The RNA shown here (c-di-AMP riboswitch aptamer (ydaO/yuaA leader)) has 130 nucleotides and comes from Desulfovibrio sp.

Parts: sequence; structure tokens; C1' cells
RNA sequence: ACAUUAUAACUGCCGAAUCCCCCGUUUUGGGGUACGGAGGAACCAUGUUCAGGGGUGAAACUCAAAAGGUAGGGCAUAAUCCCCGGCCCUAACCCGUCAGCUAACUCCGGAGGCAAAGGAGGGAUAUAAU
Repeated sequence: ACAUUAUAACUGCCGAAUCCCCCGUUUUGGGGUACGGAGGAACCAUGUUCAGGGGUGAAACUCAAAAGGUAGGGCAUAAUCCCCGGCCCUAACCCGUCAGCUAACUCCGGAGGCAAAGGAGGGAUAUAAU
């Protein structure tokens, strides 16, 4: 350098939301943690302020509304990335007149819900073995 094979099992998916310790049993509380979010200088940016404004999130725009379209998001090809095709989603909630970015610093979350499952398609990359 080239070729081949493998990158397994605990079933998996969306999501930041996993894991550990203590207390308690008529309790479901407390502390931490992987991983997430918000506020907050200078410099820079901005004519924003009832048509209020803003945040988490893929969940925005168009339309009177709906449908449709465009943008966006997810899916075992079970190591990762890109392309083609197929399927699905395009919500909900919060702050309370207020917040651009933002070092130091401050505060908060660390839940829930599901089987959407679909190709023995293509290309590339990483590691290991031969």
C1' cells in the first nucleotide's frame, strides 16, 4: 500500500432527562451526577418599546381558517458520516411589561411518552485481526 472479516450481547425509539448514596414503609423525601437551559459587563450590534415583548423545543412561513406547499426534525445500515429511496412528526408549555451578544458571577432542569420498525441500497472514514 492492497484485499477480506469484525466493531458483539443486554429489544429498541423520541427527549438534556442517565447513574450513585442516604432516609422512609403508610413513605414516595433529601444530597450528588453524566447530560442540558436561562440570566448577566466591556467591545460589537440594534431605532426596540399594546399590533407588547421574550424563553424551552425540529415544531416556522404562506392561508380568514383549513388543506396543500416550502423550510425544519426523527427512524436497527444496531461504530461514525454523506447520498438515494421509503415511513413518520411539524406539538405543547412557560415568563409576566422585562431580558441582543456577553468574561467573572448567579439561577434552574436532570421528566415523561412510545413501538412511528423502513433497504440483506450506494459511497467514504476510524479501530482491530488475518

Of the family's consensus pairs, 95% are formed in the model. The source organism's lineage runs through Bacteria, Pseudomonadati, Desulfovibrionales, Desulfovibrionaceae and Desulfovibrio.